[in-house]
Notes: Two RNAs folded together computationally: RNase P RNA and transfer RNA, 410 nucleotides in total. Rfam match: Bacterial RNase P class A. It is annotated as a ribozyme. Its mean pLDDT, the model's own confidence on a scale to 100, is 77.
RNA sequence: UGAGGUGGCUAAACGGUCGCACGCAAUGCGUGAGGAAAGUCCGAGCACCAAAGGGCAGGGUGCCAGAUAACGUCUGGUGGAGGCGACUCCAAGGAGAGUGCAACAGAGAUAUACCGCCUAUUGUGUUCUUGCAAUAGGUAAGGGUGGAAAGGUGUGGUAAGAGCGCACCGGCGGCUUGGCGACUUGUCCGUCCUGUAAACCCCACUCGGUGCAAGAUGACCGGAAGUGUAGCCUGCCCGGCAAGCUUCCGACGAUCGCUAGAGCAUAUUGGCGACAAUAUGCCAAGACAGAUGACCGUUCUCGACAGAACUCGGCUUACUGCCACGCUCAAUUU
RNA sequence: CGGGGUGUAGCGCAGUUGGUAGCGCGCUUGGUUCGGGACCAAGAAGUCGGGCGUUCGAGUCGCCUCACUCCGACCA
Numbered sequence: 001u002g003a004g005g006u007g008g009c010u011a012a013a014c015g016g017u018c019g020c021a022c023g024c025a026a027u028g029c030g031u032g033a034g035g036a037a038a039g040u041c042c043g044a045g046c047a048c049c050a051a052a053g054g055g056c057a058g059g060g061u062g063c064c065a066g067a068u069a070a071c072g073u074c075u076g077g078u079g080g081a082g083g084c085g086a087c088u089c090c091a092a093g094g095a096g097a098g099u100g101c102a103a104c105a106g107a108g109a110u111a112u113a114c115c116g117c118c119u120a121u122u123g124u125g126u127u128c129u130u131g132c133a134a135u136a137g138g139u140a141a142g143g144g145u146g147g148a149a150a151g152g153u154g155u156g157g158u159a160a161g162a163g164c165g166c167a168c169c170g171g172c173g174g175c176u177u178g179g180c181g182a183c184u185u186g187u188c189c190g191u192c193c194u195g196u197a198a199a200c201c202c203c204a205c206u207c208g209g210u211g212c213a214a215g216a217u218g219a220c221c222g223g224a225a226g227u228g229u230a231g232c233c234u235g236c237c238c239g240g241c242a243a244g245c246u247u248c249c250g251a252c253g254a255u256c257g258c259u260a261g262a263g264c265a266u267a268u269u270g271g272c273g274a275c276a277a278u279a280u281g282c283c284a285a286g287a288c289a290g291a292u293g294a295c296c297g298u299u300c301u302c303g304a305c306a307g308a309a310c311u312c313g314g315c316u317u318a319c320u321g322c323c324a325c326g327c328u329c330a331a332u333u334u
Numbered sequence: 335c336g337g338g339g340u341g342u343a344g345c346g347c348a349g350u351u352g353g354u355a356g357c358g359c360g361c362u363u364g365g366u367u368c369g370g371g372a373c374c375a376a377g378a379a380g381u382c383g384g385g386c387g388u389u390c391g392a393g394u395c396g397c398c399u400c401a402c403u404c405c406g407a408c409c410a
Base pairs, nucleotide, nucleotide: 001330002329003328004327005325006324007323008322009321012299013298014297015296016295017294018293020032021031022030023029024028034305038316039315041314042313043312044311045310046211047210048209049208058207059206060205061204062203063077064076065075066074067073078092079090080089081088082087093202094201098200099199100196101195102194114143115142116139117138118137119136120135121134122133123132124131151169152168153167154166155165156164173188174187175186178183215256216255217254221250222249223248224247225246226245227244231241232240233239263282264281265280266279267278268277269276270275300303335406336405337404338403339402340401341400344359345358346357347356353390361377362376363375364374365373383399384398385397386396387395
């Protein structure tokens, strides 16, 4: 200098005038969008409904330990994959419980004898060895197909071959070293195992449903039914009328839920870390046709993605400018 | 705001235990006819909305994303 890696910050700045929403001690004062407010993909709070307990069905998760209110999230590890490297990525239990599937190609797809190799018998050619053909058998070392063909390499062995024997490597299992654990170290045994579970399934853990248009409160209006207390027709009874009361239904527009919370900032302590504890300080949108805007002045690098609607914790997606590194690689110079 | 569905040729639609992507209309060419329609024969046209993954192999299985579309006051 160039190409990368990781971890962070930011979301033009300041002032003035007018306007909008909300609050208040009210002619004024204060506050007023985001890192993703988005997708609605997970997890909760909260509300209503359901619900003894257990099981089936169905859904979800899936290496280990921890963090957390909880999680499919996060942190630290293990194993694997990618990269020269810094470093990054992984839905990563079980295929030795069972079932299914593996098109095309290929002789054969969990099983195999097509070609080839070897042996025997017969026939035939030949002086003989030998060659050729047929039949029977042996053989998975070689050829070819495929993503995958019954561990790999070497050596011995054999008629030819073969874990048939041996050495090393790989894999499975037993014991063992270290570790809370995933796993790992060493050793022994035997040579036995295709892939697929983001196919059914098995194992372990876990899950009640619906969502603030949840739901709650109190009035007014209309209708129906019941009641027959007081009033009227009517002096009394029956009956009727309208009001009242009770129940139900319909429609309407209000209030609450609605923002002080697993809250934010700073410091200290503990922890590798996620995070936790303590102390101090702070209150920071809350609408219901739905506010957060317009103009002017100054400055700059001239400004991306994008707009709250019950609230939090995550994930994912979109996107601007910049910083740090005692991180890496390459080239050049000293 | 909440909850569902769909996307495959120009248009309307199929496509299931994952294995060469199809049907109807339309389009092109040829034939038939004096000419057109109808009819007959042949043919073209698809990154299966987009991306990443699982798998030997994905329209189909999983995740992310885009577009379109439907339903939803309360009570019963």